Model confidence (mean pLDDT): 81 of 100.
This is a predicted structure of a 74-nucleotide RNA (transfer RNA) from a Candidatus Wolfebacteria bacterium.
The source organism's lineage runs through Bacteria, Bacteria candidate phyla and Candidatus Wolfeibacteriota.
Its Rfam family is "tRNA". The family's RNA type in Rfam is transfer RNA.

RNA sequence: GCGGGCGUAGCUCAGCGGCCCAAAGCGCUGCCCUGUCACGGCAGAGAUCGCCGGUUCAAAUCCGGUCGCCCGCG
Numbered sequence: 001g002c003g004g005g006c007g008u009a010g011c012u013c014a015g016c017g018g019c020c021c022a023a024a025g026c027g028c029u030g031c032c033c034u035g036u037c038a039c040g041g042c043a044g045a046g047a048u049c050g051c052c053g054g055u056u057c058a059a060a061u062c063c064g065g066u067c068g069c070c071c072g073c074g
Base pairs, nucleotide, nucleotide: 001073002072003071004070005069006068007067010026011025012024018057028044029043030042031041032040050066051065052064053063054062
C1' cells in the first nucleotide's frame, strides 16, 4: 500500500429498514429479607448504536468518507 471483519449502556453482547420506549446477562443504585454480611426477591438509573455525510416517508440496520482495533496479502 491492497483486501476482509468488527466498532451498540462500565463490561459481554442481541438486533440486519418500520410499528412504543434499542432487548438481555454481569456490574451499579434503592428497598425487602437477615442480628450483620452474603445469598435471594422487588424496583430503578444507564447506550440518540465510533465520527461526518448521503439514500429513504422512515436508518443501529443500506451507500460513501473518515478514525480505531483485529486478520490476511504484498